[in-house]
Context: one part of a larger RNA
RNA sequence: UGACGGGGGCCCGCACUAGCGGUGGAGCAUGUGGUUUAAUUCGAUGCAAAGCGAAGAACCUUACCAGGGAUUGACAUGCCGUGAAUCCUUUUGAAAAAAAGGAGUGCCUUCGGGAAUGCGGACAUAGGUGGUGCAUGGCUGUCGUCAGUUCGUGCCGCAAGGUGUUGGGUUAAGUCCCGCAAUGAGCGCAACCCUCGUGUUUAGUUGCCAUAAGAGUUUGGAACCCUGAACAGACUAUCCAUGUUAAGCCGGAGGAAGGUGAGGAUGAUGUCAAGUCAUCAUGCCCCUUACACCCUGGGCGACACACGUGCUACAAUGGCGGGGACAAAGAGUUGCGCCCCCGUGAGGGCAAGCUAACCUCAAAAACCUGGCCUCAAUUCGGAUUGCAGGCUGCAACUCGCUUAUAUGAAGUAGGAAUCGCAAGUAAUCGCCAGUCAGCCAUACGGCGGUGAAUUCCUUCUCGGGCCUUGUACA
Numbered sequence: 001u002g003a004c005g006g007g008g009g010c011c012c013g014c015a016c017u018a019g020c021g022g023u024g025g026a027g028c029a030u031g032u033g034g035u036u037u038a039a040u041u042c043g044a045u046g047c048a049a050a051g052c053g054a055a056g057a058a059c060c061u062u063a064c065c066a067g068g069g070a071u072u073g074a075c076a077u078g079c080c081g082u083g084a085a086u087c088c089u090u091u092u093g094a095a096a097a098a099a100a101g102g103a104g105u106g107c108c109u110u111c112g113g114g115a116a117u118g119c120g121g122a123c124a125u126a127g128g129u130g131g132u133g134c135a136u137g138g139c140u141g142u143c144g145u146c147a148g149u150u151c152g153u154g155c156c157g158c159a160a161g162g163u164g165u166u167g168g169g170u171u172a173a174g175u176c177c178c179g180c181a182a183u184g185a186g187c188g189c190a191a192c193c194c195u196c197g198u199g200u201u202u203a204g205u206u207g208c209c210a211u212a213a214g215a216g217u218u219u220g221g222a223a224c225c226c227u228g229a230a231c232a233g234a235c236u237a238u239c240c241a242u243g244u245u246a247a248g249c250c251g252g253a254g255g256a257a258g259g260u261g262a263g264g265a266u267g268a269u270g271u272c273a274a275g276u277c278a279u280c281a282u283g284c285c286c287c288u289u290a291c292a293c294c295c296u297g298g299g300c301g302a303c304a305c306a307c308g309u310g311c312u313a314c315a316a317u318g319g320c321g322g323g324g325a326c327a328a329a330g331a332g333u334u335g336c337g338c339c340c341c342c343g344u345g346a347g348g349g350c351a352a353g354c355u356a357a358c359c360u361c362a363a364a365a366a367c368c369u370g371g372c373c374u375c376a377a378u379u380c381g382g383a384u385u386g387c388a389g390g391c392u393g394c395a396a397c398u399c400g401c402u403u404a405u406a407u408g409a410a411g412u413a414g415g416a417a418u419c420g421c422a423a424g425u426a427a428u429c430g431c432c433a434g435u436c437a438g439c440c441a442u443a444c445g446g447c448g449g450u451g452a453a454u455u456c457c458u459u460c461u462c463g464g465g466c467c468u469u470g471u472a473c474a
Base pairs, nucleotide, nucleotide: 001474002473003471004470005469007468008467009466010465011464012463013462015458019421020420021419022418023417026312027311028310029309030308031307032306033305034303035302042053043052064298065297066296067295068294069293073125077124078123079121080120081119082118083117086103087102088101089100090099091098092097107114108113127287128286130285131284132283136281137280138276139275140274141272143270148187149186150185151184152183153182154163155162156161167178168177169176193264194263195262196261198232199231200230201229202228203227204226208221209220210219235258238252239251242248301440314414318373319372320371322369323368324367330361331360332359335354336353340349341348342347380411385406386405388403389402390401391400427450428449429448430447431446432445
């Protein structure tokens, strides 16, 4: 100087407390361990691995296994020979591929050849999701959006180092004020950026309003809504109290918004030899008729069990069937697909419109209304299973989604323990996108609808910051 302490002081955080809803019990989905297996490819392992890489494993993907092939190779550059390319047929085969036959000569040319491309040959070399993340770059997690971390010059100390950065106040903040052998500065904080919330000006099509009404076309308007753009607006500006005349803090007024207005992006010096050689790049080591490559089938989907994350429930603040209402944000031409017809339905047929404020996906659902159920393993719950269909796709057996009907399991609120949340939040209700032929999505990322309760206080638990103290630790 650090680190540590079941030392001290001050302070903060959904850290505790108060409160609401969960997990842990059930069924299922999914990930992991273990076991099994020819293979169940690999990585991630306290917080910070485990709905994680994977924004989508039937083939492909795919790296794994079995079998069948082939060795200058699926891919790149260079050399030689040959045929332009390309297309078709037959046989063998699970395919990859092998064998045989046929059609067919184009472009440029200095007629030597060349470009593009296929086949054959020899070698330089290709190739490796093989190893090492403890050789690395890059990227990322975490402490932590915590308030810290340093430097120049000066001063002090023999030196390691100190001071500044400590002290008194204050703040979300090393934020600011005052004091001080310090005086200044850098990276962080804050601000500058984006979205939302208010207004003004401006611009009105496909949007809005009116005309017409059964619908479509039309015509008019720029007041409203809305959609773009440019500005304004919030700064403790103003008043009172308080404070050291300071920084600030408390209350009020006005205001759409008040003390960082709300949310996001933004992550200092460093820590964990943290994670990643399987995104990529890369040193070294290793394989080279194989640890590289092609194909078919299987596996990644196994199942005594253990753990994590979720979904659905156990019902009456509910379930079922009838009628009625209100969003936002997105996506669409290999696409979204209206209306009509067929079908109980999934879906099918025909097919309008739309490269989209125009058309479509699209029905929002919780909600309201009136009807049935009346506390029961039930009209709760929907697992499991039978049969019959639909869709995608060469192909749904291993191993897809979905419809109708039948079946109707556990479950009556969950032990010890444990998690999230401070307001348009929790809880609850639907909608959309990406990936994607289809989909195992209950995931993930967004969008809006309805909309709470509680906060005495910092004693205690956990994590962190500053000062100080002890130390046989570095």